[in-house]
Molecule: transfer RNA
Organism: Anaerolineaceae bacterium
RNA sequence: GGGCGGGUAGCUCAGUUGGUUAGAGCACUGCUUUGACAUAGCAGAGGUCGUAGGUUCGAGCCCUAUCUCGCCCAC
Numbered sequence: 001g002g003g004c005g006g007g008u009a010g011c012u013c014a015g016u017u018g019g020u021u022a023g024a025g026c027a028c029u030g031c032u033u034u035g036a037c038a039u040a041g042c043a044g045a046g047g048u049c050g051u052a053g054g055u056u057c058g059a060g061c062c063c064u065a066u067c068u069c070g071c072c073c074a075c
Stems, first nucleotide, its partner, number of pairs: 001073007010026004019057001028044005050066005
């Protein structure tokens, strides 16, 4: 330098052919339960989807650029 894949909640990840409110598990907070802790049950908080543009009535999803991580190829 070229190619491929990843980036979505604190962590690990899903997200179908672009369309209703962006989700799951774990973790966190509160309540119930206990003498207390744990477990269990119920409820809650937490995101503008790496960044910036574009297309569209509408973008996590399509297009362009760019940052970052990993792998492969080349010098």